[in-house]
RNA sequence: AAAAACCUUCAGGGAUUGGUGAAAUUCCAUACCGGCGGUAAAGCCCGCGAGCCUUAUGGCAGAUCUGGUUAGAUUCCAGAGCCGACAGUACAGUCUGGAUGAAAGAAGGUAGAC
Repeated sequence: AAAAACCUUCAGGGAUUGGUGAAAUUCCAUACCGGCGGUAAAGCCCGCGAGCCUUAUGGCAGAUCUGGUUAGAUUCCAGAGCCGACAGUACAGUCUGGAUGAAAGAAGGUAGAC
């Protein structure tokens, strides 16, 4: 002290609100939340993960505009918007469940060419 390999730890937030109703934290109103990597600091730019389908290979899978600053921002500032797996249940981003799970990845360590 490079790469490969291996090990350990960590790794998702949010309604105890009001209304209608026989019944809804699911509808309506209002409120609230935002995983990981890249890039000027990002839920909605590019990619990844979780989820679903499939024997497997593999496939499916959400959302942003306007103005300002700047060398550079769909990331900052101002304003106005939008989106959110599966199963259950009166139709769910926020309840319950798979999940004391898994994982993108982050940190640390072992080892080691030379």